Small-subunit ribosomal RNA from Kordia periserrulae, 1524 nucleotides, folded computationally.
Its mean pLDDT, the model's own confidence on a scale to 100, is 82.

[in-house]
RNA sequence: ACGAUGAAGAGUUUGAUCCUGGCUCAGGAUGAACGCUAGCGGCAGGCCUAACACAUGCAAGUCGAGGGGCAGCAUAGAUUGCUUGCAAUCUGAUGGCGACCGGCGCACGGGUGCGUAACGCGUAUGAAACCUACCUAAUACAGGGGGAUAGCCCAGAGAAAUUUGGAUUAAUACCCCAUGGUACUGUGGUCUCGCAUGAGAUUAUAGUUAAAGAUUUAUCGGUAUUAGAUGGUCAUGCGUCCUAUUAGUUAGUUGGUAAGGUAACGGCUUACCAAGACUUCGAUAGGUAGGGGCCCUGAGAGGGGGAUCCCCCACACUGGUACUGAGACACGGACCAGACUCCUACGGGAGGCAGCAGUGAGGAAUAUUGGACAAUGGAGGCAACUCUGAUCCAGCCAUGCCGCGUGAAGGAAGACUGCCCUAUGGGUUGUAAACUUCUUUUAUAGAGGAAGAAACGUGAAUACGUGUAUUCAUUUGACGGUACUCUACGAAUAAGGAUCGGCUAACUCCGUGCCAGCAGCCGCGGUAAUACGGAGGAUCCAAGCGUUAUCCGGAAUCAUUGGGUUUAAAGGGUCCGCAGGCUGUUGUUUAAGUCAGAGGUGAAAGUUUGCAGCUCAACUGUAAAAUUGCCUUUGAUACUGGAUAACUUGAGUAAUAAUGAAGUGGUUAGAAUAUGUAGUGUAGCGGUGAAAUGCAUAGAUAUUACAUAGAAUACCGAUUGCGAAGGCAGAUCACUAAUUAUAUACUGACGCUGAGGGACGAAAGCGUGGGGAGCGAACAGGAUUAGAUACCCUGGUAGUCCACGCCGUAAACGAUGGUUACUAGCUGUUUGGUCGUAAGACUGAGUGGCUAAGCGAAAGUGAUAAGUAACCCACCUGGGGAGUACGGUCGCAAGAUUGAAACUCAAAGGAAUUGACGGGGGCCCGCACAAGCGGUGGAGCAUGUGGUUUAAUUCGAUGAUACGCGAGGAACCUUACCAGGGCUUAAAUGUAGUAUGACAGGGGCAGAGACGCCUUUUUCUUCGGACAUAUUACAAGGUGCUGCAUGGUUGUCGUCAGCUCGUGCCGUGAGGUGUCAGGUUAAGUCCUAUAACGAGCGCAACCCCUGUUGUUAGUUACCAGCACGUAGUGGUGGGGACUCUAGCAAGACUGCCGGUGCAAACCGUGAGGAAGGUGGGGAUGACGUCAAAUCAUCACGGCCCUUACGUCCUGGGCUACACACGUGCUACAAUGGUAGGUACAGAGAGCAGCCACCUCGCAAGAGGGCGCGAAUCUACAAAACCUAUCUCAGUUCGGAUCGGAGUCUGCAACUCGACUCCGUGAAGCUGGAAUCGCUAGUAAUCGGAUAUCAGCCAUGAUCCGGUGAAUACGUUCCCGGGCCUUGUACACACCGCCCGUCAAGCCAUGGAAGCUGGGGGUACCUGAAGUCGGUGACCGCAAGGAGCUGCCUAGGGUAAAACUAGUAACUGGGGCUAAGUCGUAACAAGGUAGCCGUACCGGAAGGUGCGGCUGGAACACCUCCUUU
Repeated sequence: ACGAUGAAGAGUUUGAUCCUGGCUCAGGAUGAACGCUAGCGGCAGGCCUAACACAUGCAAGUCGAGGGGCAGCAUAGAUUGCUUGCAAUCUGAUGGCGACCGGCGCACGGGUGCGUAACGCGUAUGAAACCUACCUAAUACAGGGGGAUAGCCCAGAGAAAUUUGGAUUAAUACCCCAUGGUACUGUGGUCUCGCAUGAGAUUAUAGUUAAAGAUUUAUCGGUAUUAGAUGGUCAUGCGUCCUAUUAGUUAGUUGGUAAGGUAACGGCUUACCAAGACUUCGAUAGGUAGGGGCCCUGAGAGGGGGAUCCCCCACACUGGUACUGAGACACGGACCAGACUCCUACGGGAGGCAGCAGUGAGGAAUAUUGGACAAUGGAGGCAACUCUGAUCCAGCCAUGCCGCGUGAAGGAAGACUGCCCUAUGGGUUGUAAACUUCUUUUAUAGAGGAAGAAACGUGAAUACGUGUAUUCAUUUGACGGUACUCUACGAAUAAGGAUCGGCUAACUCCGUGCCAGCAGCCGCGGUAAUACGGAGGAUCCAAGCGUUAUCCGGAAUCAUUGGGUUUAAAGGGUCCGCAGGCUGUUGUUUAAGUCAGAGGUGAAAGUUUGCAGCUCAACUGUAAAAUUGCCUUUGAUACUGGAUAACUUGAGUAAUAAUGAAGUGGUUAGAAUAUGUAGUGUAGCGGUGAAAUGCAUAGAUAUUACAUAGAAUACCGAUUGCGAAGGCAGAUCACUAAUUAUAUACUGACGCUGAGGGACGAAAGCGUGGGGAGCGAACAGGAUUAGAUACCCUGGUAGUCCACGCCGUAAACGAUGGUUACUAGCUGUUUGGUCGUAAGACUGAGUGGCUAAGCGAAAGUGAUAAGUAACCCACCUGGGGAGUACGGUCGCAAGAUUGAAACUCAAAGGAAUUGACGGGGGCCCGCACAAGCGGUGGAGCAUGUGGUUUAAUUCGAUGAUACGCGAGGAACCUUACCAGGGCUUAAAUGUAGUAUGACAGGGGCAGAGACGCCUUUUUCUUCGGACAUAUUACAAGGUGCUGCAUGGUUGUCGUCAGCUCGUGCCGUGAGGUGUCAGGUUAAGUCCUAUAACGAGCGCAACCCCUGUUGUUAGUUACCAGCACGUAGUGGUGGGGACUCUAGCAAGACUGCCGGUGCAAACCGUGAGGAAGGUGGGGAUGACGUCAAAUCAUCACGGCCCUUACGUCCUGGGCUACACACGUGCUACAAUGGUAGGUACAGAGAGCAGCCACCUCGCAAGAGGGCGCGAAUCUACAAAACCUAUCUCAGUUCGGAUCGGAGUCUGCAACUCGACUCCGUGAAGCUGGAAUCGCUAGUAAUCGGAUAUCAGCCAUGAUCCGGUGAAUACGUUCCCGGGCCUUGUACACACCGCCCGUCAAGCCAUGGAAGCUGGGGGUACCUGAAGUCGGUGACCGCAAGGAGCUGCCUAGGGUAAAACUAGUAACUGGGGCUAAGUCGUAACAAGGUAGCCGUACCGGAAGGUGCGGCUGGAACACCUCCUUU
């Protein structure tokens, strides 16, 4: 420089991850509709539904310069009446002209999209097979004659529409004769051209056919022929929707000959002849649909559409038919049939808005019964002109696109209100407002005011003088007094809609309480909702904004561009093979594909780009590009294709040598089993977890001999071998096939794949005939069980076996189609070959393992690919419904194959991760089991709980982890509950103010009391005040609710050994590693190894008590020695030795020894030591789990009550009592009871207290009274020991219960206290199933103390000491826990998940006796109009016609069948639906491993048989591989 201007994602499956995969969203668009809202203009657009029916008006006429004429109008003339300027009559005389004859037009323009899947449309060709009025050009011509007819007039019929008869008349109407050629037809000749049929030119000859006039004399017409132009017609190539659950279709069908017909070719039609024609490259049938230019979307390729504008087609109430004409089988023409509507005098007629308006109907939905021919265009005309719902304009509608405006600048006391908050101070609304200044688009009013107009015509002029052209003048505007411009006025006239959980920009309050509601997907709402409704605020668009519908996009989610198939959906069970697709090496040729150049075409509009015009834009004009296509032509020849010649490496053939459970048929062997016969022999056998059914004294089982039968082939035997797959196993014979190797010979691409098609194809099953030992669906019986249609057992039929014939499916699997080529290695094995003495090496063909790169979502795969490539086939496109229904094909049947939809869900799924779990595995621990000791469960009582009761029995705690728990003290109080009676700021405290000197106390009365009433006495002071009361104000109170809003505290797993982090490394990622492995430990304790290295919270240690010693210090403790003293006593002096007290030290660390071990560590009756391997005990509780417990300890959010859910008082209740459970006490006795005697603790407590001692009482206790605020005083320790007694009994056991009498505390012991004495003397004689605690100073047993407390329901709780055992082989099992590993469909995590029947509701759907429609075909009957054919005695001069008749046909009728749609008694399954029933099939070894095919059976999941698979766990063994 050229080229290119173009490509975004998100949410949702999971505890989390990656992937697969669907659903949904963000964008754009629309002839739209709906909701809310609405100022203006420009430009566009406007029945998508009923091609449903239409009132009314208009949409096609024109020409008097074709004609006869003159109804109406006007003018002129005349006449009459007479009011003297009006009326009537007459004259076609003039302008003109209704109706009529005639010409042209009416086939255009306008509408609609029914039909049509077609040469209909698009594109490109052809017509040598054709037509074309008006127009243009050219040549030639126009002579003569004739008879009618409409109108007018007359007379009729009819309601009308309409029509009949008679007379008369014209033409550019009609006819005849003549003339005529470059016309047509026949025959003949010559030349040229074409791919062909053939065409053109020329020539000779014979035959046939024409005409119209008008007139202002300018012209306009007429006839024939040729050419052009325009328009049309026909033919052909290519392209043109869905369904194969439509596979065969066709008789004028395909072709030929002849004829007819047509503008023309042609089965277009007819006759005859032949038997063809189309079709898997999709005929035929069915469904749907006008096609294209273009429009929307998209980066594009594509996908979707066919409004407006343009081109083509088709149609005109439905169906048929022709006529006229240049052109129609004719939207505003005709005839017939049908349906419908209207008129009618009932006889008969009329009509066709899918033209413009308009009406009704339908519908979510789509406009005015407007103006004008001024412009553009069309018809007629010489023209003026007339007509024109074409067209140009206006009206309605935010339907769309585009543009403008609703003001701009300043303005903080950041005003008021509103809303919010941590609440009286802020934030926000918000420069927003007010206020000041400015502007005037728009609106309103007034004034001016276009372009669109060029012509034609008329007049004049010029060239010129026939005529034509040009110039000038004049004339014409629906829109419209519109656009536009100016002036005035004044911020004046103008903002809404949706949204605000994420996607997706934008947040708070109130209300509601799984209700009301929202929702596009995920989802929100069950009392603190940014998700519902309202409000404030915010965000996005804006005269619009949202919603709905539809299309494309995103979606690479049908993938040509641009996907996949081991496990996610998806490889056909295997092979053969026709068509098809693809195909080795080297030449030559051709040029179909391919590439390049050129030409034609690809309408215009549209799109893109440049420029230009409306003030901009939309819109429009102009130019260019583009139109990626088709056709023709000229070249190129690498590749593909065609033709031809060769080659050998692919493929094959031959030869030689091997190999094997390859196949088919026959023969044969031994072991085992069963049966039969005979023998021996006796009571059981068999079977199971344990049993039973069964067999057996009629002799089984066992054993011996002989015989018979059928089926299968131990060992060898193996990741062995063979086969296409299924599959194949004793030996041997015959036949057949295959594979491999080797060196040579031969053929010479003969190859690969393979839709349809064919063959084979386990097991089960079916048919016929055999066979039948064992096994064994079904079935029967026995067990198991809640049940057991199962698992287990005993039997047992079909079947399993053989022959023949079907079936055609399996987890028919390597879940991996076939062929070919290429791409690192290591190591086994089978069978060949070469070399080698051997070991071994090399080289083919198979069959295994591990691994590199690569690939893969990962797991994995990895020369036997899931790597890199090529070719061909098959298959997939969310889950369910469903491999189901219907239809077809196959089958004897079972069934196989092909194979949907409605409806429903937002997932279903794959691989891997972390957990949790397992009636998985391994290792380990624990009073977990075992070994022991003692209990509970039985009794009575105590206490707590449930239940019941009650006015209330207040509340909470409920498996372990509630139940002698909160409560470590319920007679009142406590107290929260109940009944009754009171109070309403009343209690306490604080602050501030005021007032008073009282308050309060005492007494009395009433009362159940609270409380009410009466009475009495009286402040202190340092004079500052203090104190008290009253009152006022503020702050009340609630054991009411929510522990699922919370803090704090606590229980449990568990004193279990775990839980994590930083950096690094591995993995796409979740995550992993570290923390695993080998040892070891009480321990993630330590060591070794190690892609990890370190660290933290836990463990351990540090702390306290206790065990030994030393030292220091001795009072209240102690007392050896020395004294004193006493009845006696550390009582006293004294002592500091001892005990003890309480400070400080020491000591224990596997330190030493021996053994084992790399080490850590372990072992040892080791030594030493008070203590030995954590010395014993305590405190100490990681990350977390249980929405665990507590709103009633306390605190606290929210909600609730306020003359009460607050508070005071009396009484009652929390203590009830058919019952059930937990925890305890006391016992049942002699290892004991009772009585007497004797001895020894520790710890703790004490002044409203502990209480010595004395007296009294039987005693509880009472009265006195010393000491002690405590190492000083206070308290009998009891079991134990000694002696006596009891003698096995409901007792001298046991003490409940009850009676009586008392004591103490307290205001008060009735409900409802404890204790004492006397009497009474219940159950109970060691406790079923089951279950609890404890491993040493422990269990067991014995007493003591304390807290709470007036007292005590304490047998409880917490401590203290005394006496003081037994046992542990061990880890199989139960329970709990830890680590590693494995499986998983669990993650609310096994109290998980989940399957099927049945029952209920709703929804769509299949079958079905039948019923009702629809379109099409076939056969037969009938058959209008009409063309064509025949005839035509009647009419006509003629042309021709009336009439009659034949064929065909629309329509109608009948019949049988097929297809299709709707509906239906009854019936089948399916889907969905918080809490229904029965079981528990699957997921763990899911408790019988599961699944696939098949068969049978069963309420249901399902079970069983046969064969198959691993997509099964675990254990053992074997083999192989990798590393060392």
It matches the Rfam family "Bacterial small subunit ribosomal RNA". Gene Ontology terms of the family: ribosome and structural constituent of ribosome.
The sequence is in RNAcentral, with records from ENA.